[in-house]
RNA sequence: AAAGACCUUCGGGGCAGGGUGAGGAAAGCGAAUUUCCAAUUCCCGACCGGCGGUAAAGCCCGCGACCUGCAGUAUGCAGUGGAUCUGGGGAAGUUCCAGAGCCGACGGUUACAGUCCGGAUGGGAGAAGGUUGAA
Numbered sequence: 001a002a003a004g005a006c007c008u009u010c011g012g013g014g015c016a017g018g019g020u021g022a023g024g025a026a027a028g029c030g031a032a033u034u035u036c037c038a039a040u041u042c043c044c045g046a047c048c049g050g051c052g053g054u055a056a057a058g059c060c061c062g063c064g065a066c067c068u069g070c071a072g073u074a075u076g077c078a079g080u081g082g083a084u085c086u087g088g089g090g091a092a093g094u095u096c097c098a099g100a101g102c103c104g105a106c107g108g109u110u111a112c113a114g115u116c117c118g119g120a121u122g123g124g125a126g127a128a129g130g131u132u133g134a135a
Base pairs, nucleotide, nucleotide: 004132005131006130007129008128009127010126015045017044018043019042023037024036025035026034027033046115047114048104049103050063051062052061053060058102059101067079068078069077070076084100085099086098087097088096106118107117108116
């Protein structure tokens, strides 16, 4: 010095600004009319992007989470698991630059949710560091 062992900490972000008005409330003699509230979910637009690999990645390869089943009560195993193309330079890039696109679990919610609320002060792929190994 190494493998290994033990420990500590860390480990997911995002509706700005507008439009519409399903529906509700008040006033009113009134089915007239007026005023107010009203989707962060609809429309325009905006914003966000876990981990490892690799020429730097939401959309390549793999992993994790969520979910389903088996096992059995602790692990584990299997399944499922969204989305990208073109051009450029370069030794090398679906990762960089330019352009144009696309995707986003489950439950809830007064109107349909990647962004609000919830499981979650959870879990985890992993990352950093320390002790030991060890003279």